This is a predicted complex of two RNAs, RNase P RNA and transfer RNA, with 535 nucleotides together.
It holds a member of the Rfam family "Bacterial RNase P class A".
Its mean pLDDT, the model's own confidence on a scale to 100, is 76.
[in-house]
RNA sequence: GGAGCAGAUCGGGUGAUCGCUGCCCGUUUCGCUUCCCGUCAGGGAAGCGGGCCGGGUAGAGGAAAGUCCGAACACCAUAGGACAGCAGGCUGGCUAACGGCCAGGCGGGGCGACCCGACGGAAGAGUGCAACAGAGAAGAGACAGCCCUACCCCCUCGCACCUCGUGUGCCAGGGGCGGGCGAUGGUGAAACGGUGAGGUAAAGGCAUCACCAGCGAGUGUGGCGACAUACUCGGCUAGGCAAACCCCCUGCGGUGCAAGACCAAAUAGGGAGGCGGUCCCCACGCUGGUCCGGCUCAACUCCGGUGGCCCCCCUUCGACCCCGGUCGAAGCGGCCCCGGAACCGUCUCCGGGUAGGUCGCACGAGCGGUCCAGUAAUGGCCCGCCCAGAUGAAUGAUUACCCAGGGCGCCCGACUCGUCGCGCGCCUGGACAGAAUUCGGCUUAUAGAUUCGCUCCACGA
RNA sequence: GCUCCCGUAGCUCAGGUGGAUAGAGCGACCGCCUCCUAAGCGGUAGGUCGUGCGUUCGAGUCGCGCCGGGAGCA
Numbered sequence: 001g002g003a004g005c006a007g008a009u010c011g012g013g014u015g016a017u018c019g020c021u022g023c024c025c026g027u028u029u030c031g032c033u034u035c036c037c038g039u040c041a042g043g044g045a046a047g048c049g050g051g052c053c054g055g056g057u058a059g060a061g062g063a064a065a066g067u068c069c070g071a072a073c074a075c076c077a078u079a080g081g082a083c084a085g086c087a088g089g090c091u092g093g094c095u096a097a098c099g100g101c102c103a104g105g106c107g108g109g110g111c112g113a114c115c116c117g118a119c120g121g122a123a124g125a126g127u128g129c130a131a132c133a134g135a136g137a138a139g140a141g142a143c144a145g146c147c148c149u150a151c152c153c154c155c156u157c158g159c160a161c162c163u164c165g166u167g168u169g170c171c172a173g174g175g176g177c178g179g180g181c182g183a184u185g186g187u188g189a190a191a192c193g194g195u196g197a198g199g200u201a202a203a204g205g206c207a208u209c210a211c212c213a214g215c216g217a218g219u220g221u222g223g224c225g226a227c228a229u230a231c232u233c234g235g236c237u238a239g240g241c242a243a244a245c246c247c248c249c250u251g252c253g254g255u256g257c258a259a260g261a262c263c264a265a266a267u268a269g270g271g272a273g274g275c276g277g278u279c280c281c282c283a284c285g286c287u288g289g290u291c292c293g294g295c296u297c298a299a300c301u302c303c304g305g306u307g308g309c310c311c312c313c314c315u316u317c318g319a320c321c322c323c324g325g326u327c328g329a330a331g332c333g334g335c336c337c338c339g340g341a342a343c344c345g346u347c348u349c350c351g352g353g354u355a356g357g358u359c360g361c362a363c364g365a366g367c368g369g370u371c372c373a374g375u376a377a378u379g380g381c382c383c384g385c386c387c388a389g390a391u392g393a394a395u396g397a398u399u400a401c402c403c404a405g406g407g408c409g410c411c412c413g414a415c416u417c418g419u420c421g422c423g424c425g426c427c428u429g430g431a432c433a434g435a436a437u438u439c440g441g442c443u444u445a446u447a448g449a450u451u452c453g454c455u456c457c458a459c460g461a
Numbered sequence: 462g463c464u465c466c467c468g469u470a471g472c473u474c475a476g477g478u479g480g481a482u483a484g485a486g487c488g489a490c491c492g493c494c495u496c497c498u499a500a501g502c503g504g505u506a507g508g509u510c511g512u513g514c515g516u517u518c519g520a521g522u523c524g525c526g527c528c529g530g531g532a533g534c535a
Base pairs, nucleotide, nucleotide: 001457002456003455004454005453007451008450009449010448012402013401014400015399016398017397018396020059021058022057023056024055025054026053028051029050030049031048032047033046034045035044036043037042061432065443066442068441069440070439071438072437073256074255075254076253085252086251087250088249089248090104091103092102093101094100105119106117107116108115109114120247121246126245127244128241129240143185144184145181146180147179148178152176153175154174155173156172158170159169160168161167162165193212194211195210196209197208198206213237214236215234216233217232218231219230220229221228222227260359261358262357263356270350271349272348273347274346275345276344277343278342286340287339288338289337291305292304293303294302307336308335309334310333314331315330316329317328318327319326320325321324366385367384368383369382371380372379373378403430405428406427407426408425409424410423412421413420414419415418462534463533464532465531466530467529468528471487472486473485474484480518489505490504491503492502493501511527512526513525514524515523
């Protein structure tokens, strides 16, 4: 000098003008409550709440984002437990908790600083999957190839026996339509340890041997542990996939500030009570006479009687006469009175909910600093600080200067000779993005600037 | 604010149980038929399967993170 790795901090500043939201103070005004003065009208004081105006003060983030985890808080549900479902999964620690963080182990990547890991179980609980190619894809397989010991069969030669035949038996050789093999070739992502020797008909970890690799078991040592390491034993070679079902261990009741609590309008509707009404057509509507006596242990209930007036209507009965009427009596008939129910109107009160308002809601697992414990995450003592609370949703706009940064031009300097550095002038120019109950994390976006430490390469001393 | 679902050709949808060239209808283009058009017949092209990383021998499909769209709750 170049190329990188990892951590931390900041993420424009100052001023002017005009605005926005919260809080505080002042002035003024309105409303409500209480008290005082007054014969009424009215007047005054205090408190609370709202509005106008003026002043002061505070006012987005490292992610406020995604809503992916974990909690606080609130309500609902709930004897206890389990199943189902979902989530997590090496070890130790931190924490209110966590899928987060710190430290370590193991595995993988990088020359390295360093980075990444959904990192329990496929060897014994079980099930399932593996296209195409290939002989064969999980206790598999024989296409080419190798072999003929044994089994079966065929051919050839020879020998032996006899019942002399296309007979039987045996030996040798050759062979396959019979068998053995997994070494070689080839396929595949993956082919059931590797090399050499022995052995074999040919072969093969093959109850064989040497070395190597892996796995499992046991013992020792180190470590809290994950694990590491040494020795011995076992021919054990057991394949992959659990981000396939599943098994094991651990955690989880549900819903979310639109949780929830309080105040509470108009209108409609609900309940209670008072008063008045039920007029017209259908049907001046429905129902009763609220007491008395008796039966009875006991009556709102069962039994008997029960308001007033009238026969105009209806009906029944009786009498009279010219088959239809007249007269009289009465009723379950008519009218009136008094209640009740229902309905309508109106008034008052009560309760629930809505609009709207207030709280929840800003002192908190808070922020900054020294020191202490700890490798660290983190925890502790002490001191200091108060730091947005909107709700059709504030935190902004314009402008001047400055500060980084970028581009162009000029001058000077350096050397490795086309780059770098200093200075001046002009132009340009600051990303991602914005609270909404709160907090701890994760993830994602982010122009640039500053800074601690480390690695590799090149050169010089 | 909270919760759930979806994304495949120009359009509408299959394929969602991993297996290789990802299909169908409509549309586009070319040809045949016709005097011409439509209809009909034959053929062709057209896909980062929203995107990135992973699991796996292998991903449209399984897992996670983003992007975009839609729906529900006062």